TPP riboswitch aptamer (THI element) from Hydrogenophaga crocea, 103 nucleotides, folded computationally. The prediction has a mean pLDDT of 76. The organism belongs to Hydrogenophaga, within Bacteria.

[in-house]
């Protein structure tokens, strides 16, 4: 000098579904909307700095997909050597290499 773990600092990107029950709105009534309080899956369901920043499956298109399950849901697996997508510094400690000096 270069190499990466981790850690710190600053900054950027994502998603927020299903569904039980109360109440209110609107309606002949259903359908829908909004609010409170639970249930499921996850890291996370407007929620925690939760996760994730090219060493990029966080996220989003493809998708009203294909299989397989459940009360229901991206809940699983496939799709995905598909396409896209958000960053930069610095530090210890170790590994490499050059170079000086020394035997």
């Nucleotide at each position: 000098c270069g190499c990466a773990u981790c850690c710190g600092c600053u900054a950027g990107g994502g998603g927020u579904g299903u569904u039980g029950u109360g109440g209110c709105c609107u309606u002949c009534g259903c359908c829908g909307g909004c609010c409170g309080c639970g249930a499921c899956u996850g890291a996370g369901a407007g929620a925690g700095u939760c996760c994730c920043u090219u060493c990029g499956a966080a996220c989003c298109u493809g998708a009203u997909u294909g299989a397989g399950g459940u009360a229901a849901u991206c809940c699983u697996c496939g799709c995905g050597c598909a396409g896209g997508g958000a960053a930069g510094c610095a530090g210890c400690a170790g590994c490499g290499a050059a170079g000086c000096a020394g035997c």